[in-house]
Context: one part of a larger RNA
RNA sequence: AGCGCACAGAGGAUGACUUGGCAUCAGGAGCUGAUGAAGGACGUGAUAAGCUGCGAUAAGCUACGGGUAGACGCAAAUAGUCAUGGAUCCGUAGAUUUCCGAAUGGGGGAACCCACAUAGUGAGAGACUAUGUAUCUAGUAAUGAAUUAAUAGUUAUUAGAAGGUAGACGCAGGGAACUGAAACAUCUAAGUACCUGUAGGAAGAGAAAGAAAUAUCGAUUCCCUAAGUAGUGGCGAGCGAAAGGGGAAGAGCCCAAACCCAAGGAAACUUGGGGGUUGAGGGGGUCUAUAAUUGAGAGAGUAGGUUAGAUGAAUAUAGAUGGAAAUCUAAGCCGAAGAGUGUAAUAGCCACGUAAUUUAAAACUGAAAUUGAGAGAGACUUACCCAGAGUACCACGAGACACGAGGAACCUUGUGGGAAGCAGGGUGGACCACCACCCAAGGCUAAAUACUACCUGAUGACCGAUAGAGGAGUAGUACCGUGAGGGAAAGGUGAAAAGAACCCCGGGAGGGGAGUGAAAUAGAACCUGAAACUGUGUGCUUACAACCGCUCAGAGCACGUAAUAUGUGUGAUGAGGUGCUUUUUGUAGAACGAGCCAACGAGUUACGAUGUGUAGCGAGAUUAAGGUCUUAAGGACUGUAGUCGAAGAGAAAUCGAGUGUUAAUAGCGCGAAUAGUUGCAUGUUGUAGACCCGAAACCGGGUGACCUAUCCAUGAUCAGGUUGAAGCGAAGGUAAAACUUCGUGGAGGACCGAACCACGUUGGUGUUGAAAAACCAUGGGAUGAAUUGUGGAUAGCGGAGAAAUUCCAAUCGAACUCGGAGAUAGCUGGUUCUCCCCGAAAUAGCUUUAGGGCUAGCGUUAAUACAUAGAAUAUAGGAGGUAGAGCACUAAAUGGGCUAGGGGCCGUAAGGUUACCGAACCUUAUUAAACUCCGAAUGCCUAUAUUUGUUUAUUAGCAGUCAGUCUAAGAGUGAUAAGAUUCUUGGACAAAAGGGAAAAAGCCCAGAUCACCAGCUAAGGUCCCAAAGUAUGAGUUAAGUGGUAAAGGAUGUGGAGAUUCUAAGACAACUAGGAUGUUGGCUUAGAAGCAGCCAUUCAUUUAAAGAGUGCGUAAUAGCUCACUAGUCGAGAGUUUCUGCGCCGAAGAUAAACGGGGCUAAAACUCAUCACCGAAGCUGUGGAAUGGAAACAUUGGUAGGGGAGCGUUGUAUAAGAGUUGAAGCUAAAGCGGGAGCAAUAGUGGAUUUUAUACAAGAGAGAAUGUUGGCAUAAGUAGCGAGAAUUAGGUGAGAAUCCUAAUGGUCGAAAGCCUAAGGUUUCCUGGGGAAGGUUCGUCCGCCCAGGGUAAGUCGGGACCUAAGCUGAGGUCGAAAGGCGUAAGUGAUGGAUAAUCGGUAGAUAUUCCGAUACCACUAAUUAUUGAUUGAUCGAUGGAGGGAAGCAGAAGGAUAGGAUAGCCAACAGAUGGAGGUUGGUCUAAGAGAAGAGAUAGCAUGUAGAGGCAAAUCCAUAUAUGCGAUUAAGUUGAUUCUUUAUGGGGAGACGAAUGAGUUGAAGUAUCUGAUUUCACACUGACGAGAAAAACUUCUAGGUAGAUAAUUAGUGCCCGUACCACAAACCGACACAGGUAGGCGAGGUGAGAAUCCAAAGACCAGC
Repeated sequence: AGCGCACAGAGGAUGACUUGGCAUCAGGAGCUGAUGAAGGACGUGAUAAGCUGCGAUAAGCUACGGGUAGACGCAAAUAGUCAUGGAUCCGUAGAUUUCCGAAUGGGGGAACCCACAUAGUGAGAGACUAUGUAUCUAGUAAUGAAUUAAUAGUUAUUAGAAGGUAGACGCAGGGAACUGAAACAUCUAAGUACCUGUAGGAAGAGAAAGAAAUAUCGAUUCCCUAAGUAGUGGCGAGCGAAAGGGGAAGAGCCCAAACCCAAGGAAACUUGGGGGUUGAGGGGGUCUAUAAUUGAGAGAGUAGGUUAGAUGAAUAUAGAUGGAAAUCUAAGCCGAAGAGUGUAAUAGCCACGUAAUUUAAAACUGAAAUUGAGAGAGACUUACCCAGAGUACCACGAGACACGAGGAACCUUGUGGGAAGCAGGGUGGACCACCACCCAAGGCUAAAUACUACCUGAUGACCGAUAGAGGAGUAGUACCGUGAGGGAAAGGUGAAAAGAACCCCGGGAGGGGAGUGAAAUAGAACCUGAAACUGUGUGCUUACAACCGCUCAGAGCACGUAAUAUGUGUGAUGAGGUGCUUUUUGUAGAACGAGCCAACGAGUUACGAUGUGUAGCGAGAUUAAGGUCUUAAGGACUGUAGUCGAAGAGAAAUCGAGUGUUAAUAGCGCGAAUAGUUGCAUGUUGUAGACCCGAAACCGGGUGACCUAUCCAUGAUCAGGUUGAAGCGAAGGUAAAACUUCGUGGAGGACCGAACCACGUUGGUGUUGAAAAACCAUGGGAUGAAUUGUGGAUAGCGGAGAAAUUCCAAUCGAACUCGGAGAUAGCUGGUUCUCCCCGAAAUAGCUUUAGGGCUAGCGUUAAUACAUAGAAUAUAGGAGGUAGAGCACUAAAUGGGCUAGGGGCCGUAAGGUUACCGAACCUUAUUAAACUCCGAAUGCCUAUAUUUGUUUAUUAGCAGUCAGUCUAAGAGUGAUAAGAUUCUUGGACAAAAGGGAAAAAGCCCAGAUCACCAGCUAAGGUCCCAAAGUAUGAGUUAAGUGGUAAAGGAUGUGGAGAUUCUAAGACAACUAGGAUGUUGGCUUAGAAGCAGCCAUUCAUUUAAAGAGUGCGUAAUAGCUCACUAGUCGAGAGUUUCUGCGCCGAAGAUAAACGGGGCUAAAACUCAUCACCGAAGCUGUGGAAUGGAAACAUUGGUAGGGGAGCGUUGUAUAAGAGUUGAAGCUAAAGCGGGAGCAAUAGUGGAUUUUAUACAAGAGAGAAUGUUGGCAUAAGUAGCGAGAAUUAGGUGAGAAUCCUAAUGGUCGAAAGCCUAAGGUUUCCUGGGGAAGGUUCGUCCGCCCAGGGUAAGUCGGGACCUAAGCUGAGGUCGAAAGGCGUAAGUGAUGGAUAAUCGGUAGAUAUUCCGAUACCACUAAUUAUUGAUUGAUCGAUGGAGGGAAGCAGAAGGAUAGGAUAGCCAACAGAUGGAGGUUGGUCUAAGAGAAGAGAUAGCAUGUAGAGGCAAAUCCAUAUAUGCGAUUAAGUUGAUUCUUUAUGGGGAGACGAAUGAGUUGAAGUAUCUGAUUUCACACUGACGAGAAAAACUUCUAGGUAGAUAAUUAGUGCCCGUACCACAAACCGACACAGGUAGGCGAGGUGAGAAUCCAAAGACCAGC
């Protein structure tokens, strides 16, 4: 370490449970709000965080009614209370009811701020209490412009409205898209979703200008039917009535007008009353004489009902078990009550209840009988009057009608035209006529119908904690998001807390005893307690093995029959063996999916259609809506409207067992000679999301400009250095200019360079980062088209864009969010128990079709049909044009001959000639898929015979298949390449296992029903691996050929021939010769056998010897060969065919026999015998299917069919269970399987079987969902940086505290402050978790504490951009714009300083010294009509301006020196450390300067009235010799004999006491004077405060002193950061101010003061 067993941990499945849900039925109710709602905020308890209740009368107050013993909510505990004098509690009514919210006095960032009027408190300021004060509409009244009257308007008053909801139902105004049409545009989806307006308990509709058809009906609405009919429709997809019939419910009425009367009026006319209301009219006229009916009110706020309640039978029975009895046994009782729940297990008789009966002070609701005011109501007649006008109707354009412009009526109406009047008008699907029906242009109307947020009751073959609501707990909570919006997890001790006293270990956590309890393995992490996973112990096994981990065989060891025993556990060794799913021609596949376990997770339902099975009835079958009843259920009865069938044919008229066709017959087509129909179950299908999950997208309504883009308003920032434009001055120069030089000057999208910059050039790092874009180094811009803060504007069919498809919240070729919505997906993935029977296809045709579909083909099931069916073989007869062959045709192609013709040449021509071309013809040898004079084999058709025996056909239901692959053969394409591609004919695989080919989808053999330790064979084998021959006989091979390969090469070797030479001596070797004419001729400088050319290449001598086969020379020479002789002595040479070998032969593993290894073989060839060898065949036994039997059959994917198992619930029957149910654990038994059991343990209350029924009904896979647990792994990492030592504390210290030493930052890593955060601040305590280690510590946890303002910031002041917006105006609605007005800081205005103090606050407290506003008193002055003073919501001024540059003044600050204190200092020498300051206001003085007009009159068509003000004009005077005023930093004196101050003294730290010096010089800002000056062009807010002027008000006002008053909010702490924004205690980001010294131009750099820090391994 493996397997097994036992015992644990972890975890939370399962079982049983249910407080909570879901669905349905019945009844009720169907609104609420200015008398302030819904909904909230904040409070409220003795202690109180949450929920609940309530509201400053605050878990409550009052009255009435009920009710009875305890009560103070969930929710314990302590303290304290209440209650039989009736509490708590329940019901009804009342009181109180903060603030926000329609929100309503004004404002506003909801729960806050600020007012006014009247009344009251107070001397008053200030403050407080109560009530009122919004807008619009309508009414009334008053008042009242331009403008006489009137009106608009204004004011007052009365009434109403608003807002909420139930995510439902209704009506109306607008109105999509995805989708379907296999594309798409009409069409569809759909008048749906959605937006908007508005209402009611219902709404809408509604009493015929109707529907029909020769007959009629008689408002509307709803249900069933008619009917998927008539129709409509790219006549596609689809859409789809109505009448009529059956039911529910039922209800009818009122105006306008004619006419009459009255009032007003001159009249016209107006108003009121009567009258009248329909199609057989009314008025008018005449007559009759009260006629069908209807009904306010009363009955009666009654009966009854609702909102609390009350009475309510029967066992305290005995015994058994038990912790407990309701169980069991035995015996009783009640029942108008045996529904249910509880009680320590299962209760009619224990409790609550139940049946039945009964009840209300108060509130709400509320009939009927009966009665009945009134209304209505008769007949006839009449051409006198009346009867709804911009209407009907018409044209054009639309919409709506089932009806898409169609022949298109009817209805509605945007534009234009435009009637009639009862002798009239409309309609009846164009239109006309006839006929019929009806009377528009006015109005009201219950019921039947739709829905359910809410209340009550009841029910469930609904769920039972991953289910059921998202929510059984503080759930729309935590959490996420700027926002709209999204959105969880989480139940259980026990009957009763009896919740573990006490002891022990431990810092604690936790544990061990004790005790409680029936049980503690029920101990609060608590019922049961599965699996993954993690352990401990133990039996067997394991360290030379190569492993989809199993199966078969099997030694050994252990256990021990108690439990089932031929048993169980383990497993040395041997053999076989490449997971599962999906997708595929094909997967061990290195193609897909899954880390593991548990739970959840996919063909359902409704309505149609069509088959099958079954049941009822049957020439008939059956009801629908609805109704009635009860014992309330897949109940009974009724209901016959309708549907299907019983008759068809035809386009139809029409006829009819026939009919159509035809002039007609015949023929032919379709029919007839009967079986249907209604339920239930089931297969399939249509419409619906339709088996489940999955898009990218489209459309609608909203939410977003805290990121970013641009813009608007208002603020802020930019060290330092450099260059030196224009202009100006001077000099020179010129007639004058120009021009030149010098100086001055200070321009610039100028230069260098810090801060700053979302500037990011280059390189590196980082890439599960420190960081979802950074860091390091290096770069770019840095007075500008610069950067930046705050507030605002622009919104998706859009905005913005110095333009990149760039940005619009980490999202952008169209944001996000919710909805249409379960969009659609011819695409991918997944789709859950078992067995049995059969079993495909990857083809054809068509297809915007090619990975989809339809029909056919092939499968299956059922029924029917039968033999002259089908299939195979043989024989016979046929058709045919392939293989082959051929060249007769067609076409191609070659040699020769011949030749018409042509070309060349000659020729004047005739003609000739030709080594040129050449058809036809002859001859030789050829080629062909689209040639055939010929022509098979096979196949096909037919017949006969034999074999087989339904294999066949038809009809009906249901499919799947349309990607095929290799192999053999025949072909095309290709290269006679491909594991290529396309056909044809087979086979196998696919969907097929077994044996062989080492291994292997497709090759060879062979088709697995199951079992067997039986036999025989196939392919292929028989030396060993490894079953069977080291078999037999004869050869071959020497190459390990066998056990890769070609052209080509070779004297390898075996066999078979042919031919030549050879005892007259061959072949090879050796010896010898190899000569002469001649150096042949020519050529040549030379050419002699051998540069070259020529030749009749001759001839001679010879045994033989070329006018020469090679080498060689300048040429000769020389060496050779051919040829000959000798020696030797027997075969030798050449060539053809053939068997087996050799070379040719270089690759990445040894790696080209499967390995060992093999050579008269274990190779190859031939022959022979034997054996092995499969799931084949046979034998024996069993199962199933088919069949009457004999007997046969049983591989299987897609797929068809059949039969079963199991889960949850229901009904009925029978049971089981505390003497122990379900579940869980073990389990060796049973069944062919899904599965089912006995028993033991655990568990502690339910549950089983049988038969039917109903389903949320079976999981291993879906990158499935949720939870748990592993693995990697004790691995990566621990996030920029300096610590060390000692002491202390403590259970424990690298980390906490203290000290020392060391180090870091220092234009910061110091200090202040805005935003943002929201208690993090301080003190005490703690250490579980958080802190990347530790922890005694903390920004963590617990408790307590802490923020003090007339002057600081904001409000009670102002206005900018923008926003809101009375009236107004525009718009389908919602709403948009906008005047007055309001609001709104980032700006304007605005009164306080210094010091001290605390653990935590201070310009806030305290001390000292000030100031602002208001009030009162006192004193003084002044005024009171000769007008002090105040003074507009009006006028005027003022407030009130940008940028750059340069110079000057002053100050902050700094330096140095002096002085002071302490220390140091043996001598000597040297000079170390610290400090040196003080405000506002008032008064006085000084003050660099700056500013050019000032003063006094006069005038009048300006400033919307007025003005003494302003402005203008004008006169005089003063002023550049610096006026009159105004402004001005700052300095000095005083404030201040104060305060502070190093230090010293002072129980160890304190409280406290005391306290020196306090000058000068230099330097000097980016601060200030001050946008003052100069300059240029881009020409640089508004309003209030304030001053003044009048209009006007008015009797007090002013100054000083004294005494008073002074509201609301913020104020802690962090703020370049561990507290903000970045998910983090994150190397990032974050506006403004101060920012000393040395070096230096500098805010650069380096060093360092104050101060801070040493970075959480």